Two RNAs folded together computationally: RNase P RNA and transfer RNA, 430 nucleotides in total.

RNA sequence: UGAGUAAGACAGAUGGCCGCUGCUGCGAUACCAAGAGGCCGCAGGAGAGGAAAGUCCGGGCUUCACAGGGCAGGGUGCCAGAUAACGUCUGGCGGAGGCGACUCCAGGGAUAGUGCAACAGAAAUAUACCGCCGGCUUUCGGGCUGGUAAGGGUGGAAGGGCAGUGUAAGAGACUACCGCCCGGCUGGUAACAGGCGGGGCAUAUGUAAACCCCACUCGAAGCAAGACCAAACAGGAAGCAUAUGGCGGCCCGUCAGCUUCCGGGUAGGUUGCUUGAGGCUGCCGGUGACGGCAGUCCUAGAUAGAUGGCCAUCCAAUGACAUAACCCGGCUUAUCGUUUUGCUCACAGU
RNA sequence: GCGGGCGUGGCGGAAUUGGCAGACGCACCAGCCUUAGGAGCUGGCGGGUAACCGUGCAGGUUCAAGUCCUGUCGCCCGCA
Numbered sequence: 001u002g003a004g005u006a007a008g009a010c011a012g013a014u015g016g017c018c019g020c021u022g023c024u025g026c027g028a029u030a031c032c033a034a035g036a037g038g039c040c041g042c043a044g045g046a047g048a049g050g051a052a053a054g055u056c057c058g059g060g061c062u063u064c065a066c067a068g069g070g071c072a073g074g075g076u077g078c079c080a081g082a083u084a085a086c087g088u089c090u091g092g093c094g095g096a097g098g099c100g101a102c103u104c105c106a107g108g109g110a111u112a113g114u115g116c117a118a119c120a121g122a123a124a125u126a127u128a129c130c131g132c133c134g135g136c137u138u139u140c141g142g143g144c145u146g147g148u149a150a151g152g153g154u155g156g157a158a159g160g161g162c163a164g165u166g167u168a169a170g171a172g173a174c175u176a177c178c179g180c181c182c183g184g185c186u187g188g189u190a191a192c193a194g195g196c197g198g199g200g201c202a203u204a205u206g207u208a209a210a211c212c213c214c215a216c217u218c219g220a221a222g223c224a225a226g227a228c229c230a231a232a233c234a235g236g237a238a239g240c241a242u243a244u245g246g247c248g249g250c251c252c253g254u255c256a257g258c259u260u261c262c263g264g265g266u267a268g269g270u271u272g273c274u275u276g277a278g279g280c281u282g283c284c285g286g287u288g289a290c291g292g293c294a295g296u297c298c299u300a301g302a303u304a305g306a307u308g309g310c311c312a313u314c315c316a317a318u319g320a321c322a323u324a325a326c327c328c329g330g331c332u333u334a335u336c337g338u339u340u341u342g343c344u345c346a347c348a349g350u
Numbered sequence: 351g352c353g354g355g356c357g358u359g360g361c362g363g364a365a366u367u368g369g370c371a372g373a374c375g376c377a378c379c380a381g382c383c384u385u386a387g388g389a390g391c392u393g394g395c396g397g398g399u400a401a402c403c404g405u406g407c408a409g410g411u412u413c414a415a416g417u418c419c420u421g422u423c424g425c426c427c428g429c430a
Stems, first nucleotide, its partner, number of pairs: 001346010012314007020047002023044005031038002049321001053332002056330005061222004073218005078092005093107001094105004108213002113211002115207003129152002131148007160178002163175003179201001180199004185194003226271004235262006244256004278297008315319001351429007360376003369413001378394005396403002406422005
C1' cells in the first nucleotide's frame, strides 16, 4: 500500500423565524365550574430510535384459576456457566469451511417399536439379472438344480472398509490395520480426549425440520389488564301532598308529582404512566457473559394521539431506514453514508 | 393487543398422509364450418434453441420439497 476479518461509535451541525405536546411560574377571568381548576395569553425549561419496526421468544405488573399428583397438548435439545427469565448471551467440546485472522452448525436417540423410500433395479432390508463355481443331463446350442454378494449393472442408498490367507468359486470363514460395540484406566466439573483389554460384528442403508422414545420445561389472559370516582334516563324504598292533569263526564281505582336514600357502574373523569432488573464514571472479582461497591445524573407520557416548515452558513452536500402508546431483556429484519480500534494474509521499503 | 388462514400460467382453481407440477374451467392463438360474424368442432397454450429454470422472496432438512422447518414480504378474516 492492497485485500480481508472481528468488535464498536455517530445518524447532519450551528444560528434565526413561525408552529406542535407535556411541565413550572405569572397574568387575565368573557365562557364552564361551589371552589380548586379547565380554557386563554406571556415567560422559562423539556420533548423519539438504533432499530421506537416485525410482534418471533422471555420476564415484570395486573385480574382470574389453583391441596397434591397424573394424563393430554405445546416448547426446548452436545457440556458447563451467566441471568429476573429465555429459543438469548459467554466459554468450552465435536463437526464443517477458510492459507490465515476468523466464521458457521435444529449438534439427544435409527442395537424400544411403527411408518415411508417414487422411477430404475433380480432384490430396498429383502434378494441371484449378468457373471463365477459345483452336481445332474445333453441332440454339444444348451437345459435343470444348488452354492456364491469377490466382480458387472440399477440406484441417493445394495448387507462394515481395505490387504492377505483360504476356497470348487466365494464369504469375518480366519488374520493384521481402520471402523463399530462392550468393559476398565488416565486427564477433565462435564461434553469429550488419549490409551488398554475383550467381542468377528450378535446392532449394522437413510429418514425423528415422519410418528415416536428419553431428559428438561410450560396455568390462562392481557394496560381495551386492572383500581377508584361517578352523571342522565329507567328501577327500588321511605316521607310529603292528596291540590292538579290523563283514562269521554262523576265516584272508586290507577298512572303521573316533589324531597331524601339505595344498589348496580353506562357516558364521562382520575389512576395504572413512567425512577427503572435505569444511565454514566471509577475501583474490585471473573478467561468471558456478568456480578459487587462508591460517586454522580433525571432523560417524552399523549388519548384521535406532539418533533414539522422556511432562511443563512458549514460539512461527508436534495442526508438513509424509519415515529414512543404499560415497561424492560433479547432475536430478526430495514438502513444514505462517515468513522475508531484490534488482528490476519500478500507485496514493497528500512 | 390477541388469534387464524392464504400466496401455483393472463384469471379462477386442482395437485395435501413428500415421489413425473400445472388437472379442469374461462380467456387467448391457429385451423375447420359460414357470404361474414357469433355459436359449434379440432389442435395448441409458463420461460428458454437446448441444457435447464420455474409454486411471493431468501435459506435449510431430505436421495427427492408446491407440500416439512426457519426468516421475510404482501393480502384476507375473526375476537376484545

Model confidence (mean pLDDT): 78 of 100.